[in-house]
RNA sequence: GGUCGGCCAGGCGAUCGCGAUUCACCCUGGUGAAUCGAGGAACGUCCGGGCUCCGCAGAGCAGGACGGUGGGUAACACCCACCCGGGGUAACCCGCGAGCUAGUGCCACAGAAAAUAAACCGCCCGGGGACGGGUAAGGGUGAAAAGGUGCGGUAAGAGCGCACCGGGUGCGCGGUAACGUGCAUCGCACGGUAAACCUCGUCUGGAGCAAGGCCAAUAGGGAACGUUGACGCGGCUCGCCGAGUUCCCGGGUGAGCUGCUAGAGCCGCACGGCAACGUGCGGUCGAGAUAGAUGGUCGCCACGGGAAACCCGUACAGAACCCGGCGUAUCGGCCGGCCCGU
Numbered sequence: 001g002g003u004c005g006g007c008c009a010g011g012c013g014a015u016c017g018c019g020a021u022u023c024a025c026c027c028u029g030g031u032g033a034a035u036c037g038a039g040g041a042a043c044g045u046c047c048g049g050g051c052u053c054c055g056c057a058g059a060g061c062a063g064g065a066c067g068g069u070g071g072g073u074a075a076c077a078c079c080c081a082c083c084c085g086g087g088g089u090a091a092c093c094c095g096c097g098a099g100c101u102a103g104u105g106c107c108a109c110a111g112a113a114a115a116u117a118a119a120c121c122g123c124c125c126g127g128g129g130a131c132g133g134g135u136a137a138g139g140g141u142g143a144a145a146a147g148g149u150g151c152g153g154u155a156a157g158a159g160c161g162c163a164c165c166g167g168g169u170g171c172g173c174g175g176u177a178a179c180g181u182g183c184a185u186c187g188c189a190c191g192g193u194a195a196a197c198c199u200c201g202u203c204u205g206g207a208g209c210a211a212g213g214c215c216a217a218u219a220g221g222g223a224a225c226g227u228u229g230a231c232g233c234g235g236c237u238c239g240c241c242g243a244g245u246u247c248c249c250g251g252g253u254g255a256g257c258u259g260c261u262a263g264a265g266c267c268g269c270a271c272g273g274c275a276a277c278g279u280g281c282g283g284u285c286g287a288g289a290u291a292g293a294u295g296g297u298c299g300c301c302a303c304g305g306g307a308a309a310c311c312c313g314u315a316c317a318g319a320a321c322c323c324g325g326c327g328u329a330u331c332g333g334c335c336g337g338c339c340c341g342u
């Protein structure tokens, strides 16, 4: 100088407030005491699951998601290891990484030609010329032009022949596999694009805590559909079920209780594994609000800015059923591994 990973998120004290729980007192909502009270992303709500309901969670199609290989996991679009391709001296980083000899489409401009056909300038042969024939080396166009380099060969050329490189096929060897490698063989025209339709493989029922359950209160009228099967059921079809369903008017009631936070939880150690992670043992409890609490002030210290007494600032951002990820935001710092140079 670089690269990768981990950690912190101003500290202490005083005081005034807010929410929850427990206890005490007055007493039916107050007072007092004690304890606890946001994050690494609580965020975006983009994926995956738990949980709840839809009778069971059924079949097929459609639709959607994913896409090297192996492993991890409750699951994933996540993570780990490896392979291949690309970048870097290196540590390391990046890749929406299946299939365009199943089919179809598209390839702007330029260019002769953008994909099964073709030749603009050239080169060669014939011809007086016009022109006819051969060729695809060289030039030119383009993001992309028919394997590349060299030698031979030829009228000029050309995998036409040969060597090496690249590619296809077969066999052997190594590896669980992706793949790598050796030998043999084929001179090998038939481009690119699938975040174009599509094909192949794997997965996939829907809706969500305003899910759902309980209690209190009110319980009148009308319309439509329905046992010839409604509603459930979602985009369609089938299958299943079996008596109500939907809408309008009117009336009533609570900002009620529950779900609600002990969980794929967190910390440590040991063992297995390259790792992600798993297993065992021990320890630990760390918010639960509902108009939504977690804040303000003062003092000292730390860091930063201003020339300074002193003043100002200390990021991004706030739980709302809970977890695992991804993505994005973030003042300022701390620690460690590795690489390069000296």
Base pairs, nucleotide, nucleotide: 001339002338003337004336005335006334007333008332010301011300012299013298014297015296016295018037019036020035021034022033023032024031025030026029039316043327044326046325047324048323049322050321051208052207053206054205058238059237060236061235063204064203065202066201067200068082069081070080071079072078083097084095085094086093087092098199099198103197104196105193106192107191120139121138122135123134124133125132126131147165148164149163150162151161152160166188167186168185169184170183171182172181173180174179212258213257214256215254220249221248222247223246224245225244232240265284266283267282268281269280270279271278272277302314303313304312305311306310
Predicted 3D model of a 342-nucleotide RNA (Bacterial RNase P class A) from uncultured Gulosibacter sp.
The sequence is in RNAcentral, with records from MGnify.
The coordinates come from a structure-prediction model, not an experiment, and the mean pLDDT is 76.
Rfam family: Bacterial RNase P class A. Rfam classes the family as a ribozyme.
Of the family's consensus pairs, 97% are formed in the model.